[in-house]
Context: one part of a larger RNA
RNA sequence: UUGGGCGUAAAGAGUUAUGUAGGCGGUCUUAUAAGUUACUGGUUAAAUCUCCCGGCUCAACCGGGAAUCUGCUUGUAAUACUGUAAGACUAGAGAUAAUCAGGGGAAGAUAGAACGCAUGGUGUAGCGGUAAAAUGCUUUGAUAUCAUGCGGAAUACUAAAGGCGUAGGCAGUCUUCUGGGAUUUUUCUGACGCUGAGAUACGAAAGCGUGGGGAGCAAAACGGAUUAGAUACCCGUGUAGUCCACGCCGUAAACUAUGUUCACUAGAUCCGUGCACCAAUUCAUUGGUGUGCGAGUCGCAGCUAACGCGUUAAGUGAACCGCCUGGGAAGUACGGCCGCAAGGCUAAAACUC
Numbered sequence: 001u002u003g004g005g006c007g008u009a010a011a012g013a014g015u016u017a018u019g020u021a022g023g024c025g026g027u028c029u030u031a032u033a034a035g036u037u038a039c040u041g042g043u044u045a046a047a048u049c050u051c052c053c054g055g056c057u058c059a060a061c062c063g064g065g066a067a068u069c070u071g072c073u074u075g076u077a078a079u080a081c082u083g084u085a086a087g088a089c090u091a092g093a094g095a096u097a098a099u100c101a102g103g104g105g106a107a108g109a110u111a112g113a114a115c116g117c118a119u120g121g122u123g124u125a126g127c128g129g130u131a132a133a134a135u136g137c138u139u140u141g142a143u144a145u146c147a148u149g150c151g152g153a154a155u156a157c158u159a160a161a162g163g164c165g166u167a168g169g170c171a172g173u174c175u176u177c178u179g180g181g182a183u184u185u186u187u188c189u190g191a192c193g194c195u196g197a198g199a200u201a202c203g204a205a206a207g208c209g210u211g212g213g214g215a216g217c218a219a220a221a222c223g224g225a226u227u228a229g230a231u232a233c234c235c236g237u238g239u240a241g242u243c244c245a246c247g248c249c250g251u252a253a254a255c256u257a258u259g260u261u262c263a264c265u266a267g268a269u270c271c272g273u274g275c276a277c278c279a280a281u282u283c284a285u286u287g288g289u290g291u292g293c294g295a296g297u298c299g300c301a302g303c304u305a306a307c308g309c310g311u312u313a314a315g316u317g318a319a320c321c322g323c324c325u326g327g328g329a330a331g332u333a334c335g336g337c338c339g340c341a342a343g344g345c346u347a348a349a350a351c352u353c
Base pairs, nucleotide, nucleotide: 003325004324005323006322007307008306012321014202015201017200018199022195023194024193026089027088028087029086030085031084032083034082035081036078037077038076039075041073042072043071050066051065052064053063054062055061092192093189094188095187097184098183099182100181104178105177106176107175108174109173110172111155115151116150117149118148119147120146121145122144126137127136163170164169207248208247209246210245211244212243216242217241221237222236223235224234259320260319261318262317263316264315267298268297269296271294272293273292274291275290276289277288278287279286280285281284302309303308326353327352328351335346336345337344338343
């Protein structure tokens, strides 16, 4: 390479909004004949190889004949499929209208609880902490309690097997701006689609730069314990950080360890949210039936090494991309690109088992 694979054995890129090149692509008609198919002419040197016949006494060897191989090309014909050109269609895709749910995003305003601090009042000897203690705080009046003020961060209950978002993620309340989705019915465009190397954008936490902020918590650091030791677990302090603005970083068990899209293949049950019909009533709700979309549990067939998956597939097929190829050395060295740095991306070999 061919092949076989990628939930857990090696392997799905963190996500895919935009989407280049490329690959693939709905129904009908006409034309064309590039691919395709058939026939045909030319060429595909000789030797060699294979088969047949013959010549050296046989064989090797030699001579003659045939066949084969693979492509390229001229011409003629066919038109199912693919392509190309033109025209048409509506089942894919998109737009419009009405309705609906939602912690989707950005900015601003604001509320209560808790906590800490400051000031004042009451009040007196302890408080705090632990398995037990000690360090620590406290007669310059602590802890406790009441009042007033200030500050920063996070939003109990509702809350859920629940919702939204491409992923990361998103939760007090209100306002403004704004993205996406679902259903129903008409109308419109008329294949405008799928995937997507490279590229662009986004991307938890930690970390970095500049300037703010700093209540609580808390790497580092210090002290007290424990212990043989204790650079820990426990306790008391406590700085970066955690928060905000702007700019970097670009990684996570970034997980459903499961790429995206389309079609098909038993059901049962629950939740969220639409629509239609029927019924009930406390009159704005409830129940039933049917039909969509989403989110769970169980399960037939089938699949799987097993575990398990099972219409939200790991089943049956199709299109496109990414990735794997024994363990270690190693996601390392070197080189390149990116970064302020930390480091990231790309990515070996010797050697060894």

The part of an RNA shown here (small-subunit ribosomal RNA, central domain) has 353 nucleotides and comes from an uncultured bacterium. It matches the Rfam family "Bacterial small subunit ribosomal RNA". The coordinates come from a structure-prediction model, not an experiment, and the mean pLDDT is 81. The full RNA is in RNAcentral, with records from ENA and SILVA.